The prediction has a mean pLDDT of 76. Bacterial small signal recognition particle RNA from a Gammaproteobacteria bacterium, 96 nucleotides, folded computationally. Lineage of the source: Bacteria > Pseudomonadati > Pseudomonadota > Gammaproteobacteria.

RNA sequence: UGCCGGUCCCCCCGCAACGCUAAGCUGUGAACCCCGUCAGGCCCGGAAGGGAGCAGCGGUAGCGGUGGCGCGGGUGCCGGGUCAGGGCUGGUACGG
Numbered sequence: 001u002g003c004c005g006g007u008c009c010c011c012c013c014g015c016a017a018c019g020c021u022a023a024g025c026u027g028u029g030a031a032c033c034c035c036g037u038c039a040g041g042c043c044c045g046g047a048a049g050g051g052a053g054c055a056g057c058g059g060u061a062g063c064g065g066u067g068g069c070g071c072g073g074g075u076g077c078c079g080g081g082u083c084a085g086g087g088c089u090g091g092u093a094c095g096g
Stems, first nucleotide, its partner, number of pairs: 001093009010081003014077003018072003024066005034059004042051003
């Protein structure tokens, strides 16, 4: 120097783990300053009725659990990649 490889960086596909996380499910859940319905009681009225509205009940915000659509990289692994490049390295042939 040529040829044939290996490996790392690089590119692509896929998977796994890790981190974050949607929907859904579920627990709890605002004394009052969230919603609805408002027993009782209270107020207005001659009455019929009406009004405000506590508790309760239903729900919501919120706070947890589960879940994992999806997202991410100084993570890992398999496979692939050129008439891409580079680093390291093995074998072989020739030459100095």
It matches the Rfam family "Bacterial small signal recognition particle RNA". Rfam describes the family as follows. The signal recognition particle (SRP) is a universally conserved ribonucleoprotein involved in the co-translational targeting of proteins to membranes. Rfam classes the family as a non-coding RNA gene.